[in-house]
RNA sequence: CGAGGCGGUUGGAUGGUCGCGCGUCGACGGGCAACCGGCGGCGUGAGGAAAGUCCGAGCACCGCAGCGCAGGGUAGCGGGCAACACCCGUCCGCCGCGAGGCGAGGACCAGCGCCACAGUGACGAUGCCGGCUUCGGCCGGAGUGAAACGCGGCAAGCUCUACCCGGUGCAAGGCCAAAUAGGAGGGCGCAACCCGUGCGGGGCAACCCGCCGGGGGAGAGGCGCGCUGCCCAGCCCUCGGGUCGGCCGCAUGAGCCGUCGGGUAACCGGCGGCCGAGACGGAUGGCCAUCCGUGGCUCAGCCACGACAGAACUCGGCUUACAGACCGCCUCGCUGA
Numbered sequence: 001c002g003a004g005g006c007g008g009u010u011g012g013a014u015g016g017u018c019g020c021g022c023g024u025c026g027a028c029g030g031g032c033a034a035c036c037g038g039c040g041g042c043g044u045g046a047g048g049a050a051a052g053u054c055c056g057a058g059c060a061c062c063g064c065a066g067c068g069c070a071g072g073g074u075a076g077c078g079g080g081c082a083a084c085a086c087c088c089g090u091c092c093g094c095c096g097c098g099a100g101g102c103g104a105g106g107a108c109c110a111g112c113g114c115c116a117c118a119g120u121g122a123c124g125a126u127g128c129c130g131g132c133u134u135c136g137g138c139c140g141g142a143g144u145g146a147a148a149c150g151c152g153g154c155a156a157g158c159u160c161u162a163c164c165c166g167g168u169g170c171a172a173g174g175c176c177a178a179a180u181a182g183g184a185g186g187g188c189g190c191a192a193c194c195c196g197u198g199c200g201g202g203g204c205a206a207c208c209c210g211c212c213g214g215g216g217g218a219g220a221g222g223c224g225c226g227c228u229g230c231c232c233a234g235c236c237c238u239c240g241g242g243u244c245g246g247c248c249g250c251a252u253g254a255g256c257c258g259u260c261g262g263g264u265a266a267c268c269g270g271c272g273g274c275c276g277a278g279a280c281g282g283a284u285g286g287c288c289a290u291c292c293g294u295g296g297c298u299c300a301g302c303c304a305c306g307a308c309a310g311a312a313c314u315c316g317g318c319u320u321a322c323a324g325a326c327c328g329c330c331u332c333g334c335u336g337a
Base pairs, nucleotide, nucleotide: 001333002332003331004330005329006328007327008326009325010324012291013290014289015288016287017286018285020045021044022043023042024041025040026039028037029036030035047308051319052318054317055316056315057314058313059169060168061167062166071165072164073163074162075161076090077089078088079087080086091105092103093102094101095100106160107159111158112157113154114153115152123150128141129140130139131138132137173248174247175246176245183239184238185237186236187235188234193215194214195213196212198211199210200209201208202207221231222230250281255274256273257272258271259270260269261268262267292306293305294304295303296302297301
């Protein structure tokens, strides 16, 4: 210098201005309430994959709890992790000159099944050559094939072994909570009826009528009972469930950064610091200036563009997409000193 291998970083920068979402503070406004709204100040606002939704979890509900069957998954060995099909180390096999990469790497001495082509024969057997023979066969050899009578080969065939897995998913689910109707409980009021040595009126009188006070107090009813008739069945309070409506779940977490220690590593621990989006499942944008990169042109400049792609309960992985730039370690080849 050229060609590669492995791992990592970045993913246009800075400032101004207008706008949008969220948080917080302030003074207002709305609502019975739970709570909510606009305005102003301040703060903050996409990713390494936010993607595919493929694995593993947290969390929530269902189930009194546990066990099993069925079903599904994993698979050398050891370690890491909350867990995993992930990660690390290592053995073996395969690929590569190499740095390295890939692996669907438990068990065919339980049973079943399959074994292309070639070959006598693929588990049913004996074609060819030689030897022996009691004429039934036996032994050896050549040849084919991945494998040849040998406990053959195959479990990206059933199966067996060991271990793991309950189901459904944040529209999970939880809390607060009107009006009307209905439910449960309670209170007040009201009728018949009863009492009065209360008042007024009427009658010769027995007594009758009205008022007042007290009792009584129903509602599948009351007036002793039955029938007819009559009367009451109204109001208020409390409780519980659900609806309208509102809130939470929903952003402090297996968190991030720095440093020290342990470990080959994955990873773990100590100390210090930080809070970094979040919904109407709906904001995260536009413009201007200066610069960076790429491309084009009529080239002291002008114009266009800025890879892949965009959160939705939250994490750990895997897979897939990705222009350009940068860093570290290593391999092979050529060349120079």

The prediction has a mean pLDDT of 77. A computed fold for a 337-nucleotide RNA from a Chloroflexota bacterium, annotated as Bacterial RNase P class A. The sequence is in RNAcentral, with records from ENA. It is recorded under the gene name rnpB. Of the family's consensus pairs, 93% are formed in the model. NCBI's taxonomy places the organism under Bacteria, Bacillati, Chloroflexota.